[in-house]
Context: one part of a larger RNA
Molecule: small-subunit ribosomal RNA, central domain
Organism: metagenome
RNA sequence: CUGGGCGUAAAGAGUGCGUAGGCGGCGAUGAAAGUUAGAAGUGAAAGCCCAGGGCUUAACCUUGGAGUUGCUUUUAAAACUACAUUGCUAGAAUCUCGGAGAGGAUAGCGGAAUUGUCAGUGUAGCAGUGAAAUGCGUAGAUAUUGACAGGAACACCAGUGGCGUAAGCGGCUAUCUGGACGAGUAUUGACGCUGAGGCACGAAAGCGUGGGGAUCAAACAGGAUUAGAUACCCUGGUAGUCCACGCCGUAAACGAUGUGUGUUUGUCGCUGGGGGGUUUACCUCUCGGUGACGGAGCUAACGCAUUAAACACACCGCCUGGGAAGUACGGUCGCAAGAUUAAAACUC
Numbered sequence: 001c002u003g004g005g006c007g008u009a010a011a012g013a014g015u016g017c018g019u020a021g022g023c024g025g026c027g028a029u030g031a032a033a034g035u036u037a038g039a040a041g042u043g044a045a046a047g048c049c050c051a052g053g054g055c056u057u058a059a060c061c062u063u064g065g066a067g068u069u070g071c072u073u074u075u076a077a078a079a080c081u082a083c084a085u086u087g088c089u090a091g092a093a094u095c096u097c098g099g100a101g102a103g104g105a106u107a108g109c110g111g112a113a114u115u116g117u118c119a120g121u122g123u124a125g126c127a128g129u130g131a132a133a134u135g136c137g138u139a140g141a142u143a144u145u146g147a148c149a150g151g152a153a154c155a156c157c158a159g160u161g162g163c164g165u166a167a168g169c170g171g172c173u174a175u176c177u178g179g180a181c182g183a184g185u186a187u188u189g190a191c192g193c194u195g196a197g198g199c200a201c202g203a204a205a206g207c208g209u210g211g212g213g214a215u216c217a218a219a220c221a222g223g224a225u226u227a228g229a230u231a232c233c234c235u236g237g238u239a240g241u242c243c244a245c246g247c248c249g250u251a252a253a254c255g256a257u258g259u260g261u262g263u264u265u266g267u268c269g270c271u272g273g274g275g276g277g278u279u280u281a282c283c284u285c286u287c288g289g290u291g292a293c294g295g296a297g298c299u300a301a302c303g304c305a306u307u308a309a310a311c312a313c314a315c316c317g318c319c320u321g322g323g324a325a326g327u328a329c330g331g332u333c334g335c336a337a338g339a340u341u342a343a344a345a346c347u348c
Base pairs, nucleotide, nucleotide: 004319005318006317007302008301012316014201015200016199017198021194022193023192025088026087027086028085029084030083033081034080035077036076037075038074039073040072041071042070049065050064051063052062053061054060091191092188093187094186095184096183097182098181103177104176105175106174107173108172109171110154115149116148117147118146119145120144121143125136126135162169163168206247207246208245209244210243211242216240220236221235222234223233258315259314260313261312262311263310266293267292268291269290270289271288272287273286274285275284276283277282297304298303321348322347323346330341331340332339333338
């Protein structure tokens, strides 16, 4: 090298774009690099293997053959792969028309609620709990009415609903903008798939600078509980939570399931288009997405099952007993926190 795997046992990178590389649709012609066949040369001898011979046998010796799967040269073949030329349209992309959508960015606007301030009414409690207390309140609280301020989040609609590569996205309006899908079948003509490095995006928390600060709330303080209570419960409360810009780069970043393509029985929903029929709200066909249940098949089982964990191919990533350890050291990145790459001794 060859092997077996990656939903749950170790193992799919958080996601995408894409360089090198690997792989790649249907024809024609050519050349002949790989490939296939023949021939020649070489592939030392000994050894190994086969058939004989010689020592009384054997070991041993000896003769011949086979083999030496390789390399070089040469003659052919042209199916396949690669190459060159030329063509095609089923892959891919473009174009036209159309509808759906919390896809993204920016600006403006709205109502409910919490909190606070001011004013009115009004009086002794309020709040909180298993029960309490801390706390608030006669300097007039809670309740209620009106006005105002400010920040954050958008009830109902709302859905195994939609959109996005993932992270994620939900009040309304406007502007800018990305993608997917359907129909037409007009254009290009394999322009494709994957993708080591690389680049970009990437929840929350955290960090830097400057704002903002209603609510909630790590830390912290107090009250309870308790043997204790550095907790669970209660009253407060600061970072933070929000915005702008810049970092961080991690999550049970999960479908614990990489991406792409093709093939393989069904039933019932939801959703976005299109065609046909018609009883006008139904039937049927078709393309895209998203679910439930089940068949063959697969699976250790659980289960998966046209959205595969089935049958295949292409490419990438990853695993190889448990602990030590996702640690040490070194490198790279980072302001830091730390991230990433990643062992061994020893031990069972």